[in-house]
Context: one part of a larger RNA
This record gives sequence, C1' cells and structure tokens, in this order.
RNA sequence: GAACGUACGCUGGCGGCGUGCUUAACACAUGCAAGUCGAACGAACCUUCGGGUUAGUGGCGGACGGGUGAGUAACGCGUGAGAAUCUGCCCUCAGGAGGGGGACAACCACUGGAAACGGUGGCUAAUACCGCAUACGCCCAUCAAGUAUGAUGUUUGGUGGGGAAAGAUUUAUUGCUCCGGGAUGUACCUGCGUCGGAUUAGCUAGUUGGUGAGGUAACGGCUUACCAAGGCAACGAUCCGUAGCUGGUUUGAGAGGAUGACCAGCCACAUCGGGACUGAGACACGGCCCGGACUUCUACGGAAGGCAGCAGUAGGGAAUAUUGGACAAUGAGCGAAAGCUUGAUCCAGCUAUGCCGCGUGUGCGAUGACGGCCCUCGGGUUGUAAAGCACUUUAGGUAACGAGGAAAAGUUAAGUGUUAAUACCACUUAACCAUGACGUUAAUUACAGAAUAAGCACCGGCUAAAUCCGUGCCAGCAGCCGCGGUAAUACGGAUGGUGCAAGCGUUAAUC
Repeated sequence: GAACGUACGCUGGCGGCGUGCUUAACACAUGCAAGUCGAACGAACCUUCGGGUUAGUGGCGGACGGGUGAGUAACGCGUGAGAAUCUGCCCUCAGGAGGGGGACAACCACUGGAAACGGUGGCUAAUACCGCAUACGCCCAUCAAGUAUGAUGUUUGGUGGGGAAAGAUUUAUUGCUCCGGGAUGUACCUGCGUCGGAUUAGCUAGUUGGUGAGGUAACGGCUUACCAAGGCAACGAUCCGUAGCUGGUUUGAGAGGAUGACCAGCCACAUCGGGACUGAGACACGGCCCGGACUUCUACGGAAGGCAGCAGUAGGGAAUAUUGGACAAUGAGCGAAAGCUUGAUCCAGCUAUGCCGCGUGUGCGAUGACGGCCCUCGGGUUGUAAAGCACUUUAGGUAACGAGGAAAAGUUAAGUGUUAAUACCACUUAACCAUGACGUUAAUUACAGAAUAAGCACCGGCUAAAUCCGUGCCAGCAGCCGCGGUAAUACGGAUGGUGCAAGCGUUAAUC
C1' cells in the first nucleotide's frame, strides 16, 4: 500500500447494487416450508340438476428444490483414461393389449383404550392384487457351424424351458405391456495431483493371491469354505494432529504466498449410533424399526418429538437481520386442462457492513466589521469567511401523472393439419376478456423555500500540517526512534493548519 462475511470509538443526509451467526453440528415455544390427480375406483354429503366437495383405496411426486460443513487426508475432490452396469418421466423403432378369479379399505354392527391408536364379524369397486392364454424378438439351458484372441469371448442357426398387459373420458386422444436404440442421471475401476509431524519405523489374518460356492444392477475378499504365504513401507507405510475438495478469491511486476464467505460444480451429514423396507432412484432432513441421551403428555398401563428449511426464542459471543408480502415473473411437483401447492424464487423490512453515485448551495461582496487567537503593541491571522445583495432548487418534502417487468392461459371467429366428419384435438391469425406481490414503482411535471443535511483523525522525524497556555520524569503519549525532571512544535486544552470525507480512526488475522 492492498484487501476484508469484520468488530469497536466518534459522527451520520439520500439513492442504486451487493452482503449479513466466522462462536454452541448448543437447546428449541409458535406458525409456515410437499403436495396433487374425481379424465383410475367405490362411497358419503351438498346442489340452481349444469355440477361441486371430500375421508378412504389407487397413481405420480415426497431421492428434486432448500440447509449445514460435524465427519472425511479418502478414488472424497480435481483432471485424464476405462469396462463389467442400471436408468421413472422424455424422444425414437417394431409388435401386443385375449379370457378369468379371489380379496381388502372406506361403509355397517359390536367392542378395547385417558390418549396415541386399535380389535372382531359382515358388505363392496378399481389403472389395487393373483392365476391362465399368446409372445418372432427378450431371459436361461443345451447342441452344431463360423470367426477372433494370450484369454474370458463373439456371430448365425436348431432344440427344450420361462416371462406381459388396464383401462379412462367429451371417440379422438391418452394411458397400459414387451423388445431394441437414444438422451439424461447413477454406480464402478484406474494413471497423475491433493496439509503438518520421524521427539510416529515398522504395519497387515479377509490381511495378499488362487479354487469352488454365494451375493450385487455390475467387476471384485464384496461374503463364505478350502489352499498358498503373501501384501504395504525411508519415493515415508502405520500412527498422531489438522482440514470438506474445486472453479475461484486475495495479494504480488511475476514466480509465489494466503484463502475456499457470497455465486457455481462435486462430496458428506440431518439429535447420537445401528438397520433395513418401499421404489427407476434412498439405506431417505420435515418416512419406518431398534438402542442411547434429552424434552413433552399421561388416568402410570402407555404415548409423542427432532429448525445444520424460512422467520423467530434462549444461550454462547467483539459480532451478524423480519415470528413481513406474493405466487405477478422464473422454475419445480401433480393434473388432459382450468388450476392447486411451493419460506425454491421474486420482492419488501433492518444494518454506512462493502462498492458506486449525488447532495449539504451558486455568484457578487473590504469599512478587510464584531468576536476569537497571536503579537516585537506597529500589527498579523481566522477571512470573501460572515453580514448584505442577486440567483438556483439536485436530493429530501407536498401533490399530480405514470411506463416496463405480461406473455401465456381463457372465450369467439377464420384458416391449416388430422379425420368418414363441419365433432374433438394440435397449430397459425384476428377480435374480445382480463391477470402485478413489489407499488404511494421507475421516469416525468408542478409548488414552496437556502430552506432539512459535516464529521473524523492528525500536525517531533518517518509523514502533508505550528503557535500560545496548563503541567513539571507527575499526569500522560507511543507503530518505530523516542517525548515529559519549569519557556514541551511529542502530554492536556485553545487557536490555526494538514489529510480524508458520509465517513474517519483504531483493532484482529492475510499478502
């Protein structure tokens, strides 16, 4: 000098754009943060008889989005290469969708419990569940032929065995099932890179390899039985400490150093530890089960809970915000759609916390006024500064006007495509109807009046800026050198000056 997620002291006018628990991954009152579909299904209720509402069954989504950085020195991350994988929704190619069955919720009856939540019996539907049929291609086994390699292989054909489906509505769409391909996402292997300590030198028995078996979506000691005795390490194994990694950020001429807030990618975690279930995907933040600690309710028999989501509370701390508005936009989930939901998001609120911009007036004005300070008592300085005169009105105030963020969607009409069709559906065009949280928006215009708006640090040298008074090695200052013991430009005050300015100075850590 730069920079900062800063904090503290003094001071403080406005706006734009950012940022805001770095500490206790401490504990949490309260509200909200994941629903949606009646165009899958039965039922109940309401009804203007058009339709609507919904608890339950069922489907899709709750694996995304959002938070945090505790753990992790690791194929975790970064980068390059690879082969033995799966992949809902989406796109694409070629087929199929026949015929049956038995239940369980809801509901009804009875009944247990303080509650949470149940129990028994009976009725019922489905795109819920289960057989059967069919299936070239698919899977498994086996045979033959071809072909390639170091090798597991691979191609073609035959034989045997196994495996599907669901309908809905406004009748044209959509959904269902199987096979192949794509896209996206996921899992795996591997070269190289990735902090400190040797006052850590040896570490390792599923350990290293093989065979058989099992398991996985898949390769593999992934697991298991047996066999062998290997494997890693001074090019630092093991152990200990510390730490999420990266794009980047910051500093520096660079090399390098430091760092990993915000934003973006990856990883890990969700009170602590363990486990699986469902599913295309989880070993699942607002799912389940078990155990621990803690908290709450209880009729003492038992139950309930998890803010490292958004606000907010207590605590810790030098220190960090509102229990706000809206789904208008962008996106996400569901839905055929209208739409519903969305503390994602968009906005507003608080904070000079940062960066940037603007303002606190402009011109004239010497009798160089009064006052202050200094003085060699002549004067000098504050100082054109003020007063006074003439103007201006940014920002702020009051009022008016008022974009853009809005395009979709919907209704009607016409056209094109599709079609047997003038239905329906899709697209295009036109008209109509309207949709804004922000918002008293931005911008613009009018009005009044200099009116409402300057501080902080420093002045011995480094370092721009000096005099007087007080104090008397005291009180104090100080980044370094050092000042102060009676004329202190270094302490305290005053006047003047210098620097920066809505800030200024100090402090911590960094280059």